[in-house]
RNA sequence: AGAGUUUGAUCCUGGCUCAGGAUGAACGCUGACAGAAUGCUUAACACAUGCAAGUCUGCUAGAAAGCUACUUCGGUAGUGAUUAUGGCUGCGGACGGGUGAGUAACGCGUAAAGAAUCUGCCCUAUAGACUGGGACAACAUUUCGAAAGAGGUGCUAAAACCGGAUAGGAUUUACAGGAGGCAUCUCCAGUAAAUUAAACACUAUAUGUGCUAUAGGAGGACUUUGCGUCCUAUUAGCUAGUUGGUAGAGUAAUAGCCUACCAAGGCGACGAUAGGUAGCCGGCCUGAGAGGGUGGACGGCCACAAGGGAACUGAGACACGGUCCUUACUCCUACGGGAGGCAGCAGUGGGGAAUAUUGGACAAUGGGCAAAACGCCUGAUCCAGCAAUUCUGUGUGGGUGAAGAAGGUUUUAGGAUUGUAAAGCCCUUUCAGUUGGGAAGAAGCAAGUGACGGUACCAACAGAAGAAGCAACGGCUAAUUACGUGCCAGCAGCCGCGGUAAGACGUAAGUUGCAAGCGUUAUCCGGAUUUACUGGGCAUAAAGGGCAUCUAGGCGGCGAAAUAAGUCAGGGGUGAAAGAACGGGGCUCAACUCCGUAAAGCCUUUGAAACUGUUUUGCUAGAGUACGGGAGAGGAAGGCGGAACUACAAGUGUAGAGGUGAAAUUCGUAGAUAUUUGUAGGAAUGCCGAUGACGAAGGUAGCUUUCUGGACCGAAACUGACGCUGAAGUGCGAAAGCUAGGGUAGCAAACGGGAUUAGAUACCCCGGUAGUCCUAGCUGUAAACGAUGAUUACUGGGUGUGGGCGUUAGAAGCGUCUGUGCCGAAGCAAAUGCGAUAAGUAAUCCGCCUGGGGAGUACGACCGCAAGGUUGAAACUCAAAGGAAUUGACGGGGACCCGCACAAGCGGUGGAGCAUGUGGUUUAAUUCGACGCAACGCGAGAACCUUACCAGGACUUGACAUCCCAAGAAAGAUUUAGAGAUAGAUCAGUGCCUCUUUGAGGAACUUGGUGACAGGUGGUGCAUGGCUGUCGUCAGCUCGUGUCGUGAGAUGUUGGGUUAAGUCCCGCAACGAGCGCAACCCCUAUAGCUAGUUGCUAACAUUAAGUCGAGGACUCUAGUUAGACUGCCUGCGACGAGCAGGAGGAAGGUGGGGAUGACGUCAAGUCAUCAUGCCCCUUAUGUUCUGGGCUACACACGUGCUACAAUGGAUAGUACAAAGAGGAGCAAGCAUGUGAAUGUGAGCAAAUCUCAAAAAGCUAUUCUCAGUUCGGAUUGAAGUCUGCAACUCGACUUCAUGAAGUUGGAAUCGCUAGUAAUCGCGAAUCAGCAAUGUCGCGGUGAAUACGUUCUCGGGUCUUGUACACACCGCCCGCCACACCACGAGAGUUUGUUGCACCUGAAGUAGCUGGCCUAACCUGUAAAGGAGGGAAGUUCCUAAGGUGUGAUAAGUGAUUGGGGUGAAGUCGUAACAAGGUA
Repeated sequence: AGAGUUUGAUCCUGGCUCAGGAUGAACGCUGACAGAAUGCUUAACACAUGCAAGUCUGCUAGAAAGCUACUUCGGUAGUGAUUAUGGCUGCGGACGGGUGAGUAACGCGUAAAGAAUCUGCCCUAUAGACUGGGACAACAUUUCGAAAGAGGUGCUAAAACCGGAUAGGAUUUACAGGAGGCAUCUCCAGUAAAUUAAACACUAUAUGUGCUAUAGGAGGACUUUGCGUCCUAUUAGCUAGUUGGUAGAGUAAUAGCCUACCAAGGCGACGAUAGGUAGCCGGCCUGAGAGGGUGGACGGCCACAAGGGAACUGAGACACGGUCCUUACUCCUACGGGAGGCAGCAGUGGGGAAUAUUGGACAAUGGGCAAAACGCCUGAUCCAGCAAUUCUGUGUGGGUGAAGAAGGUUUUAGGAUUGUAAAGCCCUUUCAGUUGGGAAGAAGCAAGUGACGGUACCAACAGAAGAAGCAACGGCUAAUUACGUGCCAGCAGCCGCGGUAAGACGUAAGUUGCAAGCGUUAUCCGGAUUUACUGGGCAUAAAGGGCAUCUAGGCGGCGAAAUAAGUCAGGGGUGAAAGAACGGGGCUCAACUCCGUAAAGCCUUUGAAACUGUUUUGCUAGAGUACGGGAGAGGAAGGCGGAACUACAAGUGUAGAGGUGAAAUUCGUAGAUAUUUGUAGGAAUGCCGAUGACGAAGGUAGCUUUCUGGACCGAAACUGACGCUGAAGUGCGAAAGCUAGGGUAGCAAACGGGAUUAGAUACCCCGGUAGUCCUAGCUGUAAACGAUGAUUACUGGGUGUGGGCGUUAGAAGCGUCUGUGCCGAAGCAAAUGCGAUAAGUAAUCCGCCUGGGGAGUACGACCGCAAGGUUGAAACUCAAAGGAAUUGACGGGGACCCGCACAAGCGGUGGAGCAUGUGGUUUAAUUCGACGCAACGCGAGAACCUUACCAGGACUUGACAUCCCAAGAAAGAUUUAGAGAUAGAUCAGUGCCUCUUUGAGGAACUUGGUGACAGGUGGUGCAUGGCUGUCGUCAGCUCGUGUCGUGAGAUGUUGGGUUAAGUCCCGCAACGAGCGCAACCCCUAUAGCUAGUUGCUAACAUUAAGUCGAGGACUCUAGUUAGACUGCCUGCGACGAGCAGGAGGAAGGUGGGGAUGACGUCAAGUCAUCAUGCCCCUUAUGUUCUGGGCUACACACGUGCUACAAUGGAUAGUACAAAGAGGAGCAAGCAUGUGAAUGUGAGCAAAUCUCAAAAAGCUAUUCUCAGUUCGGAUUGAAGUCUGCAACUCGACUUCAUGAAGUUGGAAUCGCUAGUAAUCGCGAAUCAGCAAUGUCGCGGUGAAUACGUUCUCGGGUCUUGUACACACCGCCCGCCACACCACGAGAGUUUGUUGCACCUGAAGUAGCUGGCCUAACCUGUAAAGGAGGGAAGUUCCUAAGGUGUGAUAAGUGAUUGGGGUGAAGUCGUAACAAGGUA
């Protein structure tokens, strides 16, 4: 510090995700030791048991056991014992400990105020403590009660209680003096009056402790204030003791704190009130910081103690282990009544993913009591136990060791890796273990005193001995292979992986990372500049309010003076400790711990005065006013026109009109349309007219009148900052819509009809109502757009245009101000683009945005007559959605060009019969492959074989290959069984080579055996090679360097011409080059030369015949040359490329034909030609044999043949080719047969012989338009040939038979010249042949092309795109099904809360004074008084009740839309002009 993810690729915007750190954690696997920490985050849920607050030589009562002595043996006395224990009294139970429910508050934090306060114990100081009195507990006795407990009578002490005295002190009142301050006031010293104290005990005999009053201190508590302290405005108004005053009550003290009266205030957009959530802070986590999150442990404060209320006591409480009442719950009960409160420490149940021992000790620290102690109490505390929960440290050994062991894994079988790792050898002993020694922590007050603990630590002993796991390994992200699995099982943080070769699943090996831990999950910060103060944006990505006006608010021109609020500087106070940072110290180090230093903020004080603020005083550049001009569809109201339209009336006139792609509905013989005249009506304003004008925007258009707003220009008289923006508010605001009343010519939602269509609730047509128009209101929204808020300043130019002014005699030109357009510098921007009318550079203010969908939806509120508008979420869901640009592809977009692409022609197919292939069906099998063009007379000549298929019979190292062992030559012949394969028997018979030669070995072959292996036309052409098809013989496809662009990419290759051609020329930020094109190659057309046999024959000679002699002239053959290049001429063209015409020439512009196929496309075809990875079979998916099948047949399609006839058929005669083939061959001739053919057989391995007859043609005759003398299918019979074998299933021959068919619907194919059409010939394959096929050969031999509008295909440029698997694309909505969350819903349940009323416990306060009453007073007494108590009562009030609202949550038949789902249904709305933009 970044990375992954939207795309074919790119840049941007933007979300999602990851790498880091952290935790009071939990879960999974694993687990050696030590130290330091930490440990119910959930149910403030309920609690069994034990302990957690007592203590005292103030007072009083006062045992027992035991021991001793005595004894009448019953007991007594002493001691125990100032004891235990009970009570009164004092102090402490308000601390310490727990928890975080409540609380949004002066609760907390920080800084202040108290001149408005209190304070036990402690410290300092001063003064004092005299004298009397009466009770009450305990106790004794008694009553009630189950108990808890309560009551009566009687006795008694005190530091308990009470009276009096003393008073220099204190308090109150009054008076007057001094000083001070901050307003009420405070302080000091006085006078007078009133009121007010005490407690004594002990022995340690002291300067003791304790007591009373006063003053001060320290610490503590209380009250008040400034500032700060979460979310929601879908909470906007709240408030009646409320706000203030006066007088009282009350308090330690201020105060509506409370009461009475008076006034009507107080709070709030700077967020009151209401709702939700939450203890606050020091700190902690994270972060570069600013911030964000958090408040567990430790420390400070607050609040609470089962829920609620209340007071008492006290210095202090409205009191965790006190009291009273109420409620709920639990327990005891004799049913009458009682008891209780772990959010103290342990512990239990429950809840939960989850959190420990019913431990030891007061040794230390601290607390309470006490004069004190060595005393008592202390679950505070110190320790120990449990837990890897966290942090830190240490170990699990070190060295050497290559035969690179074995084993594992893998492999291309060689090796590689695990790996110096192990073993082996040599060492060491931390930790753990055993044994011995053994602390500090202890300070008091001489002595004594250690829970931890025989712990830390030290020494000795033994032995490598007892001590390593977890996760990951596709990218991000360090680290890969094998096997298994086969969109299954599974993984996954994001992208994504898995459908038979998975580096992504599972396992193994290896590797990587961390390590007593490692991963996962959850949460927080970071990355995220993704809420942007630091530090973002708003033309098109999310985002400028529709426009204006104005309030609050924010911001504000030039100069001077003052001030000092902001600002800046110095000082002071505070900023607790702990923590963090820095510097040091102590535990062996570290964690941990100790010491020191430094700091934001707030308060205060002293100063500075530039800037901002405030005040005062000026200025004129901003702003405004007055004056003078002209421009304008600016607004409102009124008046007046012309054209067009429709209706009506009348005339002329006759059969159609209208409308459309084509029609029809419609109108018209009752007279339309057309035409002429007249009348009426409503709406809109042609030309001018214009990126012209005006207006804030919406918007505004005939002419004219009246009223009226604004802007601009000129000049510079006046005011003197009066300004800018603008939340809320207010007004204006297209169209449609609504209300009321008018109006209605045209147009025209809805609606009706006609068409179109599969449908057509549309597009088209004929009608047609609201509406459109006017008046008065409402609505308040638009792609209300420049998708660009308002204002101000600044920043090169060029060119149009509206308005004004200056210069000029005037125009032009120039200059200037103000509008409105275009092009562009700099700059900006993701790019497109913007560019003085900014999207540039800056400033101020407002509005708005924060991923897509859900959704501008729901609920609530406000507005509206309604329609609806404004405000405006969430659950859930996705990993994208989006912008700009690029390259392609595509378009029922455009331009240009080409092609038998269309057109012009000729002939076919589609109809018939047959042949052949395919589909389908059938079958035991009908083997397999090929499927638009580019599968279908294709792989491919199926009787057996082929053959892969089926049925049956056989074989298992195999039909075939290599290696090993044993035996044997091999080969051959005969025969039996069998369908054959095969099995059995018999006969015969040994060779070749080498050597060391009675023999051994070798090569080949046969048989038997063993296992390695063979074999597979089994699968995968979507694992492959090779080969092939296709676009397409189309003219394209690329590269290097340079340049342009952030980039993908572009340029070149585009443009103007031209060509068959990216062919060539010219131009050009390109210059060159490569693969393609062309040429080079072959055949053919002409000629020359060379050569003449088997070819040829002109002349000579010869024959039946180039037969023979002869000849090279000719033809021909086959070698080699020549020839054609726009070379020449004319014209056109740009003086070009080239085009048109012409000459010559056998041939003319590529002469004709062939071979030749760029980069690539189609996961095109082929695993069945071959090769090959992987998978599968191995007595079978291999091998072999016989027979069958591939030849089936309701049907459909493709490709062909033959025909339908007279341009013909038949018969007879007769002529002319080329190219091929031939030895298991072609076969002449002759003979036989009607014939296929057979017999015999010359010749020929071929320019010699043979196949071999060419056919159409020509000549002649016949047929005469018919299902025929056309046509030949089908069938019968008889044969021939091939072959082991023609039944399934061959070809051919003869005779007989004589089907359909009379030119073929929609549709569709081929062909541009020696072509189509037509005629025959040959070859391959092959025993034969289903060949009408295929590939070749020649003979005869046409027609037509105006042209490129249309169809198909292709090329180039351009345009649009939401496509990129690329239009066979993408994609929308209803419906059906499943699931999910949400809204509405008759209601219903629960909680919270307001208001009204009823009732009202305990308790404080007030009142009453019938009852009771020790202390004091009067009184001899009796009695009375003061005071007190109990009781009653009033106010307040917890809980409870009734009624009525509000609000939150749950639930609800049904219902609504939304989201997500596999290949469902219906259409095709959008993306191209998306077929109606």
This is a predicted structure of a 1477-nucleotide RNA (small-subunit ribosomal RNA) from a metagenome.
Its mean pLDDT, the model's own confidence on a scale to 100, is 85.
RNAcentral holds the sequence, with entries from SILVA.